[in-house]
Overview
Predicted 3D model of a 116-nucleotide RNA (Guanidine-I riboswitch aptamer) from an uncultured Rhodobacteraceae bacterium. Its Rfam family is "Guanidine-I riboswitch aptamer". Rfam links the family to the GO term regulation of gene expression. The sequence was found by an Rfam model in a public genome assembly.

RNA sequence: UGGCAGAGUGCUUAGGGUUCCGUGGAUAUCAGAAUUGAUAUUCAGUCUGGUCCGAGAAGCGCUACCAGUGCGGCAAAAUCCGCAAGGGCACACGGCGGGGCAAAAUCCCGGGAGGU
Numbered sequence: 001u002g003g004c005a006g007a008g009u010g011c012u013u014a015g016g017g018u019u020c021c022g023u024g025g026a027u028a029u030c031a032g033a034a035u036u037g038a039u040a041u042u043c044a045g046u047c048u049g050g051u052c053c054g055a056g057a058a059g060c061g062c063u064a065c066c067a068g069u070g071c072g073g074c075a076a077a078a079u080c081c082g083c084a085a086g087g088g089c090a091c092a093c094g095g096c097g098g099g100g101c102a103a104a105a106u107c108c109c110g111g112g113a114g115g116u
Base pairs, nucleotide, nucleotide: 007063008062009061010060011059012058015053016052020050021049022047023044024043025042026041027040028039029038030037031036065088066087069084070083071082072081073080091111093114097109098108099107
């Protein structure tokens, strides 16, 4: 200096907004003596929440992959195939901008640009 690899997925969490539910406000109608209740429209996520989205650099699993051991396959051997138990699977600062879903985000572009 160049190349290859640093995997996939499920559940969950940090986080996220507001389609639906709920909550609160306003208006109207109905019921009622009234507090109020119901329905419709509308506003609010600087409304705790339920549904929903959700991490490369978060957690826990499963799978894949890597090297070895043992057993089996072949007359025998093998760097080949299969099975079993165990081991390994490190490190990782990060914009702006854009995308999509209802909308937003540590989601995707992206282990990107850039930096070390």